A computed fold for an 89-nucleotide RNA from Paenibacillus flagellatus, annotated as c-di-GMP-I-GGC riboswitch aptamer. Its Rfam family is "c-di-GMP-I-GGC riboswitch aptamer". Gene Ontology term of the family: cyclic-di-GMP binding. The prediction has a mean pLDDT of 83. Of the family's consensus pairs, 95% are formed in the model.

RNA sequence: UAGGAAAAAAGGCAAACCCGAUCGAAAGACGGGGACGCAAAGCCACGGGUCUACAGCCGCUCUCGGCCAAGACAGCCGGGUUGCCCAUA
Numbered sequence: 001u002a003g004g005a006a007a008a009a010a011g012g013c014a015a016a017c018c019c020g021a022u023c024g025a026a027a028g029a030c031g032g033g034g035a036c037g038c039a040a041a042g043c044c045a046c047g048g049g050u051c052u053a054c055a056g057c058c059g060c061u062c063u064c065g066g067c068c069a070a071g072a073c074a075g076c077c078g079g080g081u082u083g084c085c086c087a088u089a
Base pairs, nucleotide, nucleotide: 001089002088003086004085012038013037017033018032019031020030022029023028036075042081043080044079046078047077048076049073050072051071052070056067057066058065059064
């Protein structure tokens, strides 16, 4: 430098779910518990994708529907970037 067989092992992360005098319109985030999993489940919204869409625009069937500025997801797939461990080359 390449690679990821084994071991979540050294050391880590933490889905669902539960909790909250937290933030947000929402998706979602944050904190505590929890553990399905993860060898980048570290970081970056660059390409695709998914979700939300207060506001805005359109419709008129109006406690509605469509579009969408914008936002969210890195544990959807690529890409970029940094790094632990280790059979092997």